The part of an RNA shown here (small-subunit ribosomal RNA, 5' domain) has 501 nucleotides and comes from an uncultured bacterium.

Context: one part of a larger RNA
């Protein structure tokens, strides 16, 4: 000098685009924040309606609602750094050791069949919170038969290649395993096998990745070897059994710290220092631990176990998890609104129509941060008055003001009024922007003036009060305290602390 997720003091006009728990991963009160599908499936229930009635009702179509069985979605999205010095990141490579729902292309198929479970109706436990029998039924739910281009499995032949294990293709025999319908009914969405893309994951390597030796020896599934289990998958990943290795002053082990980066600040750069906000990637969801479901989890708003805490109880027993977006306590120097809307842009479910979305677009508070404008302009010497000072002439504020002619940026008023949206559909918003009328009105402060460092004087005070970044000032003229009057610097912001450079 620059920089900031700043705060603190004084002051503070408007806009714009940004940005806000850096502390206690403290602990949560309320309301949202993940659902959809009747074009899978069976009843039930409300309204409209029709047709028959023996006036009790019975059947039909339609339109709504909530359950339940069943699909897809709840592993996106969004929040947090607490843990991690790690293949966790970054980079560069392997996967002949891999998986992959929805999507896309290609081929090849969907034939016949069963029995059962929910709702639901009866009995029936328990305050509840949730069950228990017994009956009954539907499905794209579930389970067998069949068929098998192609696919697995298993024993064997042959070609061709590589990178070591091996890969890739063709053949032969024996085995295995599919399928589902729906509807505005003739075209759409589904199904099922392969085989190939695409897209997302997985693993493993090479090399970088903070500080201590006042931490020097450390390790028994620990090195590696055979056999097996297991994984989507190689691997002590586990497991029996053998060997006794592996690792280390080139810094292991230990201890402390700490998410990593692309970026960002700074500096000519080298480097140095941060890793807010946005992106990628990881890693966690009340503490620890398990798996279940799935194409994908060991799952923030899913399950089950202990722990701690808070609630609820008829004391037998249940319920909860804001590091989701609002808010509350608490902690701090300190950090926002218990908003509007899906109008856009995305996302999930649907054939759609739509529902859902605190993603995300907008408002709403904060000068907290950049940028952008304004607070008037032109003329005005009797150098007016007040004020400060004087050597008492005078000098200083000072063309400053006041008068006088202007102008309307910005606020205020009033009147039109977008674009964002493809046919329709606009939260924002009567917002942005236009026009028109008005009146100089409604908008200026803060630190400094010894010297470094731009800017003095005067009066109080008297080593007292005080100032002070550093040198140092004040003990009766203090340009250095404190008030004033002029000055210098910046300007809706000035200062002061903290931290980087």
């Nucleotide at each position: 000098g620059g920089a900031u997720u700043a705060a603190c003091g004084c002051u503070g006009g408007c806009g714009g685009c940004g940005u806000g728990c850096u502390u206690a991963a403290c602990a949560c009160a309320u309301g949202c924040a993940a659902g959809u599908c009747g074009a899978a499936c069976g009843a039930g229930g409300u309204g409209a309606u029709g047709u028959c009635u023996u006036c009790g009702g019975a059947u039909g179509u339609u339109a709504c609602c909530g359950a339940g069985u069943g699909g897809c979605g709840g592993a996106c999205g969004g929040g947090u750094g607490a843990g991690u010095a790690a293949c966790g990141c970054g980079u560069g490579g392997a996967u002949a050791a891999c998986c992959u729902g929805c999507c896309c292309u290609g081929u090849a198929c969907a034939g016949g069949g069963g029995g059962g479970c929910a709702a639901c109706a009866g009995c029936u436990g328990g305050a509840a919170a949730c069950g228990g029998c017994u009956g009954c039924u539907a499905a794209u739910a579930c389970c067998g038969c069949a068929u098998a281009a192609g696919c697995g499995c298993a024993c064997g032949g042959g070609a061709c290649c590589g990178c070591a294990u091996g890969g890739u293709u063709u053949u032969g025999u024996g085995u295995g395993a599919a399928a589902a319908g729906a509807u505005u009914u003739u075209a759409u969405c589904a199904g099922u096998a392969c085989a190939g893309g695409a897209u997302g994951g997985a693993u493993c390597c090479g090399c970088g990745u903070c500080u201590g030796a006042u931490u020097a020896g450390c390790c028994a599934g620990u090195u590696g070897g055979c056999g097996g289990g297991g994984u989507a998958a190689c691997g002590g990943c586990c497991c029996a059994c053998c060997a006794a290795a592996g690792c280390g002053a080139c810094g292991a082990u230990c201890a402390g710290u700490a998410g990593c980066c692309g970026a960002u600040c700074u500096g000519a750069g080298a480097g140095g220092a941060u890793g807010a906000c946005c992106g990628g990637c990881c890693a966690c969801a009340u503490u620890g631990g398990g798996a279940c479901u799935g194409a994908g989890a060991c799952a923030c708003g899913g399950c089950c176990c202990a722990g701690a805490c808070u609630c609820c109880u008829a004391c037998g027993g249940g319920a909860g998890g804001c590091a989701g977006c609002a808010g509350u306590g608490g902690g701090g120097a300190a950090u926002a609104u218990u908003g509007c809307a899906c109008a856009a842009u995305g996302g999930g479910g649907g054939a759609a129509a739509c529902c859902c979305u605190g993603a995300u677009g907008c408002a709403g508070c904060g000068a907290c941060g950049c940028c952008g404008c304004g607070u008037g302009a032109g003329u005005g010497a009797a150098a007016a008055a007040g004020u400060a000072u004087u050597u008492c002439g005078g000098u200083a504020u000072g063309u400053a003001a006041a008068g006088c002619u202007c102008u309307a940026u910005c606020a205020g008023c009033a009147g039109g009024g977008a674009a964002g949206a493809a046919a329709g559909u606009g939260a924002c918003g009567g917002u942005a922007c236009c026009u028109g009328a008005c009146u100089a009105a409604g908008a200026a402060g803060c630190a400094c003036c010894g010297g470094c460092u731009a800017a003095a004087u005067a009066c109080g005070u008297g080593c007292c009060a005080g100032c002070a970044g550093c040198c140092g000032c004040g003990g009766u003229a203090a340009u250095a305290c404190g008030u004033a009057u002029g000055g210098u610097g910046c300007a809706a912001g000035c200062g002061u602390u903290a931290u980087c450079c």
Annotation:
It matches the Rfam family "Bacterial small subunit ribosomal RNA". Rfam links the family to the GO terms structural constituent of ribosome and ribosome.